Context: one part of a larger RNA
This record gives sequence, structure tokens and C1' cells, in this order.
RNA sequence: ACGCUGGCGGCGUGCCUAAUACAUGCAAGUCGAGCGGAGUUGAUGAGGUGCUUGCACCUCUGAGACUUAGCGGCGGACGGGUGAGUAACACGUAGGUAACCUGCCUGUAAGACUGGGAUAACCCACGGAAACGUGAGCUAAUACCGGAUAGGCGAAACUCUCGCAUGGGAGUAUCGAGAAAGGCGGAGCAAUCUGCCACUUACAGAUGGACCUGCGGCGCAUUAGCUAGUUGGUAGGGUAACGGCCUACCAAGGCGACGAUGCGUAGCCGACCUGAGAGGGUGAUCGGCCACACUGGGACUGAGACACGGCCCAGACUCCUACGGGAGGCAGCAGUAGGGAAUCUUCCGCAAUGGGCGAAAGCCUGACGGAGCAACGCCGCGUGAGUGAUGAAGGCCUUCGGGUCGUAAAGCUCUGUUGCCAAGGAAGAACAGCCGAGAGAGUAACUGCUCUCGGAAUGACGGUACUUGAGAAGAAAGCCCCGGCUAACUACGUGCCAGCAGCCGCGGUAAUACGUAGGGGGCAAGCGUUGUCC
Repeated sequence: ACGCUGGCGGCGUGCCUAAUACAUGCAAGUCGAGCGGAGUUGAUGAGGUGCUUGCACCUCUGAGACUUAGCGGCGGACGGGUGAGUAACACGUAGGUAACCUGCCUGUAAGACUGGGAUAACCCACGGAAACGUGAGCUAAUACCGGAUAGGCGAAACUCUCGCAUGGGAGUAUCGAGAAAGGCGGAGCAAUCUGCCACUUACAGAUGGACCUGCGGCGCAUUAGCUAGUUGGUAGGGUAACGGCCUACCAAGGCGACGAUGCGUAGCCGACCUGAGAGGGUGAUCGGCCACACUGGGACUGAGACACGGCCCAGACUCCUACGGGAGGCAGCAGUAGGGAAUCUUCCGCAAUGGGCGAAAGCCUGACGGAGCAACGCCGCGUGAGUGAUGAAGGCCUUCGGGUCGUAAAGCUCUGUUGCCAAGGAAGAACAGCCGAGAGAGUAACUGCUCUCGGAAUGACGGUACUUGAGAAGAAAGCCCCGGCUAACUACGUGCCAGCAGCCGCGGUAAUACGUAGGGGGCAAGCGUUGUCC
């Protein structure tokens, strides 16, 4: 996987084939406490009108609140999928880098001064079917660009010292390079002071990566020679960094029966299956690493990519079009078609865990938590228990006496798992954060920060798990086999026919081997068959 059958629960597992093509929806956003606008609402103030003289209406002003397209920041390099490619430092393991980088995070030290010019949004005009775009004008910033500052850092130089070497370490003077006076509060008439968050530089750490070396693990020798950036050197370029990584020149090397090169096959491992072990096989789920993202190529941004749901070019395919031109990429979660022996719901929720952003509330999250479907697997439970001989009826066999199904049934007495019904059950899963109070450090002081205590709210699953009760044997057994191997036998039918069969072999008129029945054996919500592996 297929055939027959099928009661319940728990935990797992579920496209092995076409890395085939994909309708539809969702799967990466967030910050208004970085910025200027726009929209909605509108406290207050001013003016006007009506006059029931303190109310109504209108106009202007526009604090604040809410919303957000755009600029800006961080995240879209994580998480999720797949196994095509790859026989390779890809992986595993043991070490190394006097040749390297590292956003966020932690610690230490220092700083945050002073100037400037734009641009989107917006508005105006215009083009286009659309996607989108062009020109003119205005404006802001934690966007961008100058200048100043340098303990430590870097560069080249000198001195000392260490090392197997390119070099490492220490010292001296010279030269070089940064920032957001930001945001939200509190005090104060103000100047200013101050809390939190964010920012800059340097060093150290942590984390993540980069690079190098030894060893290990496939087949074919009916693949024996392979190699010109090839092997090494010098110089230069490039990189975070070493290196033919790249370029110029020079030398002629380098690899190979200890299997180079070629061809085929294949993601690797922890592990999993089997086995007494040695070994053999496998690489599903889960975890680590790698590679890929329609096919091929390329770079940009960035701490990090040569980037699954980013960009550009080419190609195949699909779709829209007003024919000028555009749009797309499920090997994310569901789902569809196709292929196939064969593999699920276009479900619920962010309540928990984790992640992104945010000061936070919170928002997002097909990660995840759950539910659904499938005996696909493992485990557990049930389909009743006791008693009951007129050994009932009935079936089958019979030597016609009887034997057997068989305590089996009926009957009587119980139990109540599970299912069904009803009631209870806001159980646990809940911590963090929020609110309130108190303390501590600091401050002129409060707010705020840190800690402690208390309080309220928050559940997708789900009226679920679990508990209790009622009625009721009522709702719950099949499948394969019975010649030997191999546990289990008789009758009838058939007559080398029909058929069986894993091997030996059965069947041609008394078949324990075919078919049916009765009986028996085995396993059991499964039992058989086929396939793969030990």
C1' cells in the first nucleotide's frame, strides 16, 4: 500500500511519486515619546445677529484628542519550507588563525560643542487604459553635509624586547578620523537644574560568522593518465581577512594503482531499524550543519544577503491591456489540478511559549498553542461477571446405541469500565505586564528609576479534562488457517475438471491439500496478502 472487518481513549505520525503547474485567502511588520503635513472632532478666546439680558445662532481663532499617506528608525539575513544540486573542508570529529569581522546585549572610560544646504509629503500644471511618471514651487527631522575637540585607536618612523619565520609586544614624538545642544516628563517667573529613553567614540566580553589543517564515511579500472591560473615565486590589485581570489612578469612545476581524472549515485550527522555481538541497512518525525527558492546571471542596501513572500537583466510559462505597455512566481499554512499503490481542514486563537517593533499600553506573528480528518503506528481499556444439566431446541456426525457444538444458551443473582443521557466542574494551564502601597539609591525637591508587598483583570482549546447520578446486557468481533514444514479433522460436492500452492506438491470416483458445511487452531480491533530492510 491493498483485501475483509471495525467500539473507545492517550501519545505520536501523515505526498516516499512531478524541485510539476497553481484559482482564492492568509503567512512581516512596527514606532505619532524622531519629523513636517493632511483629515475628523473641537476646549478656549474674539466679533456679529436675534433679543424671552443671559441664552440661542453665525463667522473667525484654534489648545487638546483620534486617525494616518509620506520622510526617518529598527526589523523584513530570524522564524517557516524543501532536498533539486553537491563526492565537497558540504558534513562529522580533533585542533589552529603572528591573517579577520560582529547590529542588538553586558562591563569600563570619555563625550554629546558649533554651523549649513536640500528633499518627500503638500500645492500647481501635464502625460498614461493601467502600472506608474514628468516639470515648476514650498517645508521638517533622531534624514544629509561641513568645522572644532582625542584619553584610547590607526598609519608610517625611531628605540627596546620576544619569537622558528612573514612578524608579536612595549615606549616616544608627528599626522588622521565622531556625535542626535534629540524625544518624553518633573521643578522654576526665567536663566537653569534634574529623571528616563535614545545617541557618539574607544577598549574588553558575549553571541554569531569567516578562514586554515589532520583524520573519517559510496560504486565502477570494461574510467589510467589528469592539469596552463595549472604548481610555485616576485610585484600590484581586491577583501573584514589569508590565499592564483584576480592581474602582469618569471620559473616548470603540481596530482596519480595508498586509485588522480572521468562516469554513475547521493544532502551529511546526532540518531533510527535489525542483530548475542561484530556487523548490515536507513537518514521519515525531533535536534545540529549545509544547499536551494520558476530557470540562469548580477550586484545594491546593510552589522549581517548576493537576499523564499527585495531589486536589475535574460529565458520558459501564465494573466491583464484602450495593443502603446504592464503584472506574476505556494520547495510558507490551508486548498486545487496533475502524477501515483498512496498521504489530511481553503478550521480556532494569539490565552500560553517564542520572535519583531515600541518607554509602555499594545500591534503583528498559518512560528506556535489547539481542534478536525485517517486503525497509519505504539500503548491502554472494553464488547460483561457469577451461577446454571431437563446436558433444552436446533445444526453437524453417527456403528442409529449415541456423540458433539456445550455451562455454551435460556433462567436467576450481580457489576456498571467505555459509549449514550443528565448535573456539577469558569479546576490547573497565570507568569510577565498593569494598578495601589511601602522601602532603597540619587536629587535642592518631586516626577521618574530599582526592589518588596498587596489588588483587579486576562483561556483559543471548552462546558473540554475530571467527578457524581440514572436507566439499561441492552450499543460494541472479526480475520486468517486446519497434508508436512506448522498449532488445528470430519461429512458432502467435484472427478487431472473446477481449482489450490511460500517449498515439497494436491485434484484422473471413497481428496484431512479444490468448493461448502459442522467442528477445531491462531491472533484480535484488528487479521491476512504484497513490497523493502536486518

A computed fold for a 534-nucleotide part of an RNA from Paenibacillus taiwanensis, annotated as small-subunit ribosomal RNA, 5' domain. The prediction has a mean pLDDT of 81.